SAM riboswitch aptamer (S box leader) from Tamlana sp., 127 nucleotides, folded computationally. The source organism's lineage runs through Bacteria, Pseudomonadati, Bacteroidota, Flavobacteriales and Tamlana. Rfam family: SAM riboswitch aptamer (S box leader). Rfam links the family to the GO term regulation of gene expression.

[in-house]
RNA sequence: AUGUUAUCAAGAAAGGUAGAGGGAUUAGACCCAGAGAAACCUUGGCAACCCUUUAUCUUGUAAAGAAGGUGCUACGUUCUACUGCUUGUGCUGAGUUUAUUUCAGGAAUCAAUCAGACAGAUAACGA
Numbered sequence: 001a002u003g004u005u006a007u008c009a010a011g012a013a014a015g016g017u018a019g020a021g022g023g024a025u026u027a028g029a030c031c032c033a034g035a036g037a038a039a040c041c042u043u044g045g046c047a048a049c050c051c052u053u054u055a056u057c058u059u060g061u062a063a064a065g066a067a068g069g070u071g072c073u074a075c076g077u078u079c080u081a082c083u084g085c086u087u088g089u090g091c092u093g094a095g096u097u098u099a100u101u102u103c104a105g106g107a108a109u110c111a112a113u114c115a116g117a118c119a120g121a122u123a124a125c126g127a
Base pairs, nucleotide, nucleotide: 003125004124005123006122007121008120013043014042015041016040017039021032022031023030026081027080028079029078044073045072046071049069050068051065052064053063054062055061056060077119082116083115084114086112087111088110091105092104093103094102
């Protein structure tokens, strides 16, 4: 590298070096950036995966904590892309009609909500 499981809500920035990119990846959109991007360093902070304590009790649950190992510290896993449901729109046909409006239909158009897939991130474990 690959694999298994869990989560992807919320939260938390200053300084220094550096000097043009960055928001994981492909395409498009959108956003951030010389009033200083990435990267690195220092200090702080957030969170609670591992962890610590207690209770229950049988390996889970609950509460509290933050010394240590990670992680994170713009929006935000930014949106779209693939599948499905629903709704609306559109289309076709029929009736009526000046216009409006009503009914029916299935594959197809577009949009939105939701669910999932794919991809990814982090942790723990295994090898």

The sequence is in RNAcentral, with records from Ribocentre.